RNA sequence: GCCCUCAUAGCUCAACAGGACAGAGCACAGGUUUCCUAAACCUGGGAUCGAGGUUCGAGUCCCCGUGAGGGCA
Numbered sequence: 001g002c003c004c005u006c007a008u009a010g011c012u013c014a015a016c017a018g019g020a021c022a023g024a025g026c027a028c029a030g031g032u033u034u035c036c037u038a039a040a041c042c043u044g045g046g047a048u049c050g051a052g053g054u055u056c057g058a059g060u061c062c063c064c065g066u067g068a069g070g071g072c073a
Stems, first nucleotide, its partner, number of pairs: 001072007010026004019056001028044005049065002052062002
């Protein structure tokens, strides 16, 4: 330098050929329980890497970047 794959919550992962308030586990906060803590149970907050485009509608498709991994030279 060229090619391929990936980027969603603090972390690990879902979202089925574009469609309804983007979900789950762990973590975090509050509560119940307990003399206290832990465990258990209940409730809650929090995310689509950035900028454009297509579309009635984009996490999903296209383009350009950024970052990570891999292959060739």
This is a predicted structure of a 73-nucleotide RNA (transfer RNA) from an Ignavibacteria bacterium. The prediction has a mean pLDDT of 82. The source organism's lineage runs through Bacteria, Pseudomonadati, Ignavibacteriota and Ignavibacteria. The same sequence occurs in records of 2 taxa. It matches the Rfam family "tRNA".